This is a predicted structure of a 106-nucleotide RNA (Guanidine-I riboswitch aptamer).
Order: sequence, then C1' cells, then structure tokens
RNA sequence: GUCGUUGUCGGCUAGGGUUCCGGGCGGGUAACCGCUGACUGGUCCGAGAGCCGACGGUCCCGCGCUCAUGGGCGGGGCUCCACGGAGGGAUAAAAGCCCGGGAGGC
Repeated sequence: GUCGUUGUCGGCUAGGGUUCCGGGCGGGUAACCGCUGACUGGUCCGAGAGCCGACGGUCCCGCGCUCAUGGGCGGGGCUCCACGGAGGGAUAAAAGCCCGGGAGGC
C1' cells in the first nucleotide's frame, strides 16, 4: 500500500442502567408524595470481535419449462477470521448500544 462471504433481520445471553412496576427509607388518617439502583429483581437497553434461528449471497446436485441463453421448484455444501482505546452521541439512564471491523496496534 492492497484484498474480502467481513450481509440483513429476529429470538436470547454476558453486560447495563433506573423511565414504569416491585423493594428499602421518610412524610401522610388515607389516597398518595419525596428520596434511594454502593436494591437480588419484572418491564426496558443490549454485543462486528457472544449463542441460536430465518432470510440473503455463493457453489454443487436432482426434477419440470424453454430451440437456446436462461428461469422455476426441491435438496445439499460454504458463509471464514477478528487485539483495540480515549472522547463524543442517543434514550429516563447507562452499557460489550451507536460513531466503530473507526483511531491506533499486531
């Protein structure tokens, strides 16, 4: 300096905080209100370098259609690898979220 199947979506997990629920503390006759995430939790957010699935991509095979190029349906293979800040951004807030397979490093 260059190359790439570094694809998309969904369900989860590690992880994350605190809008809402619940817990704790305080106030109030009560309804309810305030504080608290150095509260296990439910909701919630959630991975390029975590898991699973579907789709997509690509290659091969089979069966129809077509003069043919092609196209349809079905089946199968592959879809690898991957160290990583600081800072900023979103949301109620934070994060392994997003900037970002970025900067940088090997």